[in-house]
Context: one part of a larger RNA
RNA sequence: UCCUCGUUAAGGAACUCGGCAAAACAACGUCCGUAACUUAGGGAUAAGGACUGGUCGUCGUAAGACGACCCACAGUAAAAGCAUUCAAACGACUGUUUAGCAAAAACUUAGCUCCCUGCGAACUCGUAAGAGGAUGUAUAGGGGGUGAUGCCUGCCCAAUGCUGGAAGGUCAAGAGGAGAGCUGAGAUAACAUCAAGGUUUGAUUUUAAGCCCCAGUGAAUGGCGGCGGUAACUAUAACCGUCCUAUGGUAGCGAAAUUCCUUGUCGGGUAAGUUCCGACCCGCACGAAUGGCAUAACGGUUUUGAAUACUGUCUCAACGAGGACCUCG
Numbered sequence: 001u002c003c004u005c006g007u008u009a010a011g012g013a014a015c016u017c018g019g020c021a022a023a024a025c026a027a028c029g030u031c032c033g034u035a036a037c038u039u040a041g042g043g044a045u046a047a048g049g050a051c052u053g054g055u056c057g058u059c060g061u062a063a064g065a066c067g068a069c070c071c072a073c074a075g076u077a078a079a080a081g082c083a084u085u086c087a088a089a090c091g092a093c094u095g096u097u098u099a100g101c102a103a104a105a106a107c108u109u110a111g112c113u114c115c116c117u118g119c120g121a122a123c124u125c126g127u128a129a130g131a132g133g134a135u136g137u138a139u140a141g142g143g144g145g146u147g148a149u150g151c152c153u154g155c156c157c158a159a160u161g162c163u164g165g166a167a168g169g170u171c172a173a174g175a176g177g178a179g180a181g182c183u184g185a186g187a188u189a190a191c192a193u194c195a196a197g198g199u200u201u202g203a204u205u206u207u208a209a210g211c212c213c214c215a216g217u218g219a220a221u222g223g224c225g226g227c228g229g230u231a232a233c234u235a236u237a238a239c240c241g242u243c244c245u246a247u248g249g250u251a252g253c254g255a256a257a258u259u260c261c262u263u264g265u266c267g268g269g270u271a272a273g274u275u276c277c278g279a280c281c282c283g284c285a286c287g288a289a290u291g292g293c294a295u296a297a298c299g300g301u302u303u304u305g306a307a308u309a310c311u312g313u314c315u316c317a318a319c320g321a322g323g324a325c326c327u328c329g
Base pairs, nucleotide, nucleotide: 001324002323003322004321005320006319007318008317010315011314014313019310029051030050031049032048037042039148053070054069055068056067057066058065059064071075083308084307085306086305087304088303089302090299091298095107096106111146112145113144114143115142116141117140123132124131125130149294150293151292152291154224155223156222159221160220161217162216163215164214165213168212169211170210174206175205179201180200181199182198183197186194187193225243226242227241228240229239252286253283264280265279266278267277268276
């Protein structure tokens, strides 16, 4: 010097990104007492406070009560076993997860909703046979989304998808075989031309699904504007005009796990607060099952801010114990 422990005057988070670490709290019993909020179950062991030994006697079935005496600084006489409160975010909860850097706000979940499926079901595995689904039968089974509960879930079907439709357009193989080319006996002085047959090609016509087309459909994929003017102070614009569009963001929330400018502005807390809480709203770039907004309980140690208690975290270090390093020892 290092490691693991112990103690510490005065102060008590001044340390630090941050109370990290440590300290402290509780103490399997009895009695008292216990708020907001709430889904009326909880919250709650809330918080907070008090008591506790031994011997003898009386009463009592006992638990225990009362009285007297005894010991101690101290009687749950040792040991052992959650710090607490306030406010906010996220996720309802119990549960699950990256075996070996992430336990969470991620996954799951009950609940809600959409689509498919009439049974030899849909769907999955398999070339098939066959098997699962299921010895089930729509209160069943499969798939997608959301995620307890409460209040709700607005507008757009132009695009993409899906479902339904079938008048017209387009359209494959196939069917069909008008016609055309080559060859072709023979005819002809020669050329041209030419039968049957063979061969190559082939038009009109006929013809399904699909696509075009016509409707529907958002808890389907998705989307939800700009400019100019206007009120008797000013400012603002309920109002008006105009362009574009399928429609122009409703309720609720909002500097937010979303806000660039930004440490926005105001208020609270502090002597002093880029964080925090409550508001405001010109939302760069919230928004309604890719759910919106609230929400008791839960999260023993999720995230953020504050307070009490407590402390060597610190002011600022000191001493002690054990072990190491070092040293030939």